[in-house]
About this RNA:
This is a predicted structure of a 364-nucleotide RNA (Bacterial RNase P class A) from a Burkholderiales bacterium. Rfam family: Bacterial RNase P class A. Rfam's curators write: Ribonuclease P (RNase P) is a ubiquitous endoribonuclease, found in archaea, bacteria and eukarya as well as chloroplasts and mitochondria. Lineage of the source: Bacteria > Pseudomonadati > Pseudomonadota > Betaproteobacteria > Burkholderiales. Of the family's consensus pairs, 91% are formed in the model. The gene name in the source record is rnpB.

RNA sequence: GGAGUCGGCCAGGCAGCCGCUGUGCAACACACAGAGGAAAGUCCGGGCUCCGCAGAGCGGGAUGCAGGGUAACGCCCUGGCACGGCGACGUGACGAAUAGGGCCACAGAGACGAGUCCCCGGACCGCGGUACCGCAGGUGCAAGCCGGCGGAGGACCGGGGGGUGAAACGCGGCAACCUCCAUCCGGAGCAACACCAAAUAGGCAAGCGCGGCGCGGCAGCAAUGCGGCGCCAGAGGCCGGCUCGGCCCAGCUUGCGGGUAGGUGGCUAGAGCCCGGGCGCAAGUCCGGGCCCAGAGGAAUGGCUGCCAGCCCCGGGGCAACCCGGGUGCGCCACAGAACCCGGCUUAUCGGCCGUCUCCCAUU
Repeated sequence: GGAGUCGGCCAGGCAGCCGCUGUGCAACACACAGAGGAAAGUCCGGGCUCCGCAGAGCGGGAUGCAGGGUAACGCCCUGGCACGGCGACGUGACGAAUAGGGCCACAGAGACGAGUCCCCGGACCGCGGUACCGCAGGUGCAAGCCGGCGGAGGACCGGGGGGUGAAACGCGGCAACCUCCAUCCGGAGCAACACCAAAUAGGCAAGCGCGGCGCGGCAGCAAUGCGGCGCCAGAGGCCGGCUCGGCCCAGCUUGCGGGUAGGUGGCUAGAGCCCGGGCGCAAGUCCGGGCCCAGAGGAAUGGCUGCCAGCCCCGGGGCAACCCGGGUGCGCCACAGAACCCGGCUUAUCGGCCGUCUCCCAUU
C1' cells in the first nucleotide's frame, strides 16, 4: 500500500418567530419536557390483568452437544465436535438407528426383503432322441402344447473376484419422516381489567289514573262481553311562563337495579439510565454515588428564517497528509413514526467515524 475479518458509535448543532401535546396549574401568562436504532414485523420469552385449576395421566405444542448467564427464552457467553475459508473468522435442530414402523432417486441382478449379470470354485446332468439357448411355424383367449432347423452346453450349491452406485449385506444410511427419550408449556389479552355514569327501550317496586250516568246496537238461553252516541268528572300531555278556556287521551309520575354512549383510572420510576469500584475469559452480577428521560389517544412531537458543523467547486503552496484564500454553491437527508411495559430475534437503512485482528505485496 492492497484485500479482508470482527466489534462499537453517529444519524446533526445553535438562535429567532409561529404553532401542537403534557406538567407546574383550576385557568391565562411564563417555565420545563416532548420518537427510534430499529418506535417496524408481532416471531420467541416475561411482567401485569381477568378467567380456569385437588393431584396425576392422556392428547397437543416447543426445544435438543457440554457448562454457564438470566425474571424467562427458541436469546446470549465460553468450550468441544463437524463443515467452509490460506487466515482473522464464519455456519450448525449437534439426543437416540440394538424399541418399532417407513424411506434410500439414477444406475444396478440385488437398496436391507434378500439376490446372481459376467468370471471363478464344487459336485451333477448333457454334448443320440429329450436338458438349456436361439430362429421361424402350427394350435390356443392365454398359460401352454406340438413338431422342424441350428448351436453346445445346462441347471444346482458356494458367495471369492468383476461391474453399478453416495452406500452392496456391515447390526449400512436417513429422526428438518413417524417415533422413542429428556426438559418446558393452563387460556385470553390494555379493545386485558377496575370505577363513575346520561338519553332511549326493557326489568322491579310504589303512587295516581283507566271513571260515572243515560240512550241505543251486536254476540249469547243467561250471567256477561265488545263497539257507538250524548252529558258530567278527570291522572297526564299540547296551546312558549301563570290563570281561565279549548283540544288530545290511557296511561302518567317517582324510586331502585343491570347495561350502552361518554368519562376516569390502568399509563409510564422501570428486570430504568449514567459514572466508579469488586468478582468473572465472557455473557453478566454485586456494591456505592448521581439522574428522571414522551405519555397522545382518532391519536401531540410540526413549519419558516438565519448561522455553524459537514460536503462540493475554483486558485495558490506542498512528494503527500494537509494548509491558505475565494465561491449569490449545497447545507437536502437513508430506513422509518411511540400507543401497557420490558428482554431478545428478524427485517429495513443515505452517508460517515473509531478500534481489533488476518492475509498478500514492497521497503528497512